[in-house]
RNA sequence: GUUUGAUAAAGGCAAACCAAGGGUAAUCUUGGGACGCAAAGCUACCUAUCCAUAAAAGUUUUUAAGCUUUUGGGACAGAGGGGCUGCCAAA
Numbered sequence: 001g002u003u004u005g006a007u008a009a010a011g012g013c014a015a016a017c018c019a020a021g022g023g024u025a026a027u028c029u030u031g032g033g034a035c036g037c038a039a040a041g042c043u044a045c046c047u048a049u050c051c052a053u054a055a056a057a058g059u060u061u062u063u064a065a066g067c068u069u070u071u072g073g074g075a076c077a078g079a080g081g082g083g084c085u086g087c088c089a090a091a
Base pairs, nucleotide, nucleotide: 002091003090004089005088012037013036017032018031019030020029021028022027035078041084042083043082045081046080047079049075050074051073054071055070056069057068058067059066060065
């Protein structure tokens, strides 16, 4: 350096759910908690999924308001791929 993750050791992360807080929301943060994880470390570049604030168009409607689409915006790295980095062990 490459490949692999069966056993061992040092350790790591933490789903659902609960509490408090932020956010219109998706969801996030902190604490508790462990379903799982060998990258469940980092990164929204591609695809997927989710949200619905703003603009435009369409549509229902008397208005208000609702719904749909597009653009822009946001979320998600524990949906898949890509990029970067890394612990232990074995070969």
This is a predicted structure of a 91-nucleotide RNA (c-di-GMP-I riboswitch aptamer). Of the family's consensus pairs, 95% are formed in the model. Its Rfam family is "c-di-GMP-I riboswitch aptamer". Gene Ontology term of the family: cyclic-di-GMP binding.